[in-house]
Context: one part of a larger RNA
RNA sequence: GGACGAACGCUGGCGGCGUGCCUAACACAUGCAAGUCGAGCGAGGAGUUUGCGACGGAUUCCUUCGGGAUGAAGACGCAAACUGCCUAGCGGCGGACGGGUGAGUAACGCGUGAGGAACCUACCUUCCACAAGGGGAUAGCCUCGGGAAACCGGGAUUAAUACCCUAUGAUACCUGGAAGUCGCAUGACUUACAGGUUAAAGCGCAAAGCGGUGGAAGAUGGCCUCGCGUCCCAUUAGCUAGUUGGUGAGGUAACGGCUCACCAAGGCAACGAUGGGUAGCCGGCCUGAGAGGGUGACCGGCCACACUGGGACUGAGACACGGCCCAGACUCCUACGGGAGGCAGCAGUCGGGAAUUUUCGGCAAUGGGGGGAACCCUGACCGAGCAACGCCGCGUGAGGGAAGAAGGUCUUCGGAUCGUAAACCUUUGUCAUCAGGGACGAUCAUGACGGUACCUGAGGAGGAAGCCACGGCUAACUACGUGCCAGCAGCCGCGGUAAUACGUAGGUGGCGAGCGUUGUCC
Numbered sequence: 001g002g003a004c005g006a007a008c009g010c011u012g013g014c015g016g017c018g019u020g021c022c023u024a025a026c027a028c029a030u031g032c033a034a035g036u037c038g039a040g041c042g043a044g045g046a047g048u049u050u051g052c053g054a055c056g057g058a059u060u061c062c063u064u065c066g067g068g069a070u071g072a073a074g075a076c077g078c079a080a081a082c083u084g085c086c087u088a089g090c091g092g093c094g095g096a097c098g099g100g101u102g103a104g105u106a107a108c109g110c111g112u113g114a115g116g117a118a119c120c121u122a123c124c125u126u127c128c129a130c131a132a133g134g135g136g137a138u139a140g141c142c143u144c145g146g147g148a149a150a151c152c153g154g155g156a157u158u159a160a161u162a163c164c165c166u167a168u169g170a171u172a173c174c175u176g177g178a179a180g181u182c183g184c185a186u187g188a189c190u191u192a193c194a195g196g197u198u199a200a201a202g203c204g205c206a207a208a209g210c211g212g213u214g215g216a217a218g219a220u221g222g223c224c225u226c227g228c229g230u231c232c233c234a235u236u237a238g239c240u241a242g243u244u245g246g247u248g249a250g251g252u253a254a255c256g257g258c259u260c261a262c263c264a265a266g267g268c269a270a271c272g273a274u275g276g277g278u279a280g281c282c283g284g285c286c287u288g289a290g291a292g293g294g295u296g297a298c299c300g301g302c303c304a305c306a307c308u309g310g311g312a313c314u315g316a317g318a319c320a321c322g323g324c325c326c327a328g329a330c331u332c333c334u335a336c337g338g339g340a341g342g343c344a345g346c347a348g349u350c351g352g353g354a355a356u357u358u359u360c361g362g363c364a365a366u367g368g369g370g371g372g373a374a375c376c377c378u379g380a381c382c383g384a385g386c387a388a389c390g391c392c393g394c395g396u397g398a399g400g401g402a403a404g405a406a407g408g409u410c411u412u413c414g415g416a417u418c419g420u421a422a423a424c425c426u427u428u429g430u431c432a433u434c435a436g437g438g439a440c441g442a443u444c445a446u447g448a449c450g451g452u453a454c455c456u457g458a459g460g461a462g463g464a465a466g467c468c469a470c471g472g473c474u475a476a477c478u479a480c481g482u483g484c485c486a487g488c489a490g491c492c493g494c495g496g497u498a499a500u501a502c503g504u505a506g507g508u509g510g511c512g513a514g515c516g517u518u519g520u521c522c
Base pairs, nucleotide, nucleotide: 001522002521003520004519006518007517008516009515010514013394014393015392016391017390018389019387020386021352027349028348030347031346032345035093036092037091040090041089043087044086045085046083047082048081049080050079051078052077053076055074060069061068062067100305101304102303109230110229111228112227113226114225115224116223119222120221124218125217126216127215128214129213130212132166133165134164135163142155143154144153145152146151172197173196174195175194176193178191179190180189181188182187202210203209231277232276233275238268239267240266243265244264245263246262247261248260249259250258280302281301282300283299284295285294286293287292307328308327309326310325311324330341331340332339333338358384360383361382362381366380367378368377369376370375397427398426399425400424407418408417409416410415431463433458434457435456436455437454441449466511467510468509469508470507471492472491473490477506478505479504480503481502487494488493
């Protein structure tokens, strides 16, 4: 000098774009953050229409004026049909994405390059083939019961794109042998053959609709293996029993001591094993002429974690942040028998700290989930709010104006200086303020932002300057006060009676909505 997710002191006009718990991966009140599909299913309800029943009595007619007949609206009940209607449940898809954090991890975790002849991939795309027949349940509803609650149990009954059986079935899978081609090895591929095994679901507005099953391929996403790279300590020198290898088996989507039985005795290490400390890694970012050094906030990729520890279930995918089970700590409810919970999602609270924001608006856009769609959900996101935290831009006026007011300061008392500075004259109208118009972002429609940006007009210099320094380094000097005191200080050093070094004032220098200080890196 540059840089910062900064903090502190003094000061503070506006706008744009960014950024904002670096500390306690401390604990969390409250609300919201993942649902959706009635075009899979039965049921309950609501509404409409129609019919029937018992009410109700308008209207009209007749009348011997006593009444009789007719029976509308309305409302109640029952039944049937219907519905862009509502709902818990069964079922499907999604909750493995998106969002957060950096605790752990020195590791194939990450980066980079290769390999998988050892693998998986829902939804999507292309192609081939298929969807035949049957069955038993169960939630819900009803009923009985237990419980303070959370919730649970018995009985009866019912549906499906839920579940099961049978059929058909291959280029799928398994077994067997044959031929050909190829590969770095295990081996792979192709062709024909024999035997065996395995599938399906309907809905419907009837459509060239939405789905279902098996197979081949693609795309996407993932998994595994290897080469190289990846901090400090040798005041850590030896480490290792599933340890190293083999055979067999199990397990996995798959290779593999991944696991197990048996066998062998290996494997690693000064080219730093093992141990300890520290740490998420990278693209990048900061600095530097570069080499390098430092760093990993925001944004993007990967990894890991979700109160702590362990475990599996479901599923194409999890060992699963807002799923389940167990244990633990903590908090809450309780009728004391037993239950409920997990903000490192968005806001917000306590606490910690030098220190870090609103319990905001909207799904209008982009994107995501569900749905045929309408649409629903979306604290992702888009916006607004707060904060000079940063960067950038703009303003606080401009021109004229005295041998130079007043006042301040200094003075050799002559004057000098603040100083064209002010006053005063002329003028402008950025920003702000008020008024009028008023978007783009959206394709037919749909705009939170927003009556915002922007445009026009109005008035009037009006509302808008500070901070640090002035001994040398280092740009900028005098006076007074103080008297080794009070104090300053980055280094050298100032201060003990004339201090350009302390304090104040005037002046001056520097930067400017900032200026200084502190911390950290180069």